[in-house]
RNA sequence: GCCCUCAUAGCUUAGUGGUAAAGCAACUGCCUCUUAAGCAGCUGAUCAAGGUCCGAUUCCUUGUGAGGGCA
Repeated sequence: GCCCUCAUAGCUUAGUGGUAAAGCAACUGCCUCUUAAGCAGCUGAUCAAGGUCCGAUUCCUUGUGAGGGCA
């Protein structure tokens, strides 16, 4: 220098155009002499900027970051 893959919650991952899901963690309550465990509830996210579309996490372009391959 060229090519490929990835970027979603604090962490690990889903989501093939129609109001973004789960586990763990955090918080609140119950339980307990206390803690832990358990039970119930709640909060929290689409890397950035454009484009297409009635509608974009999803499709296209560029950029940023991470990983890999070739030279």

Predicted 3D model of a 71-nucleotide RNA (transfer RNA) from a Minisyncoccota bacterium.
The prediction has a mean pLDDT of 82.
The source organism's lineage runs through Bacteria, Bacillati and Minisyncoccota.
It matches the Rfam family "tRNA". The family's RNA type in Rfam is transfer RNA.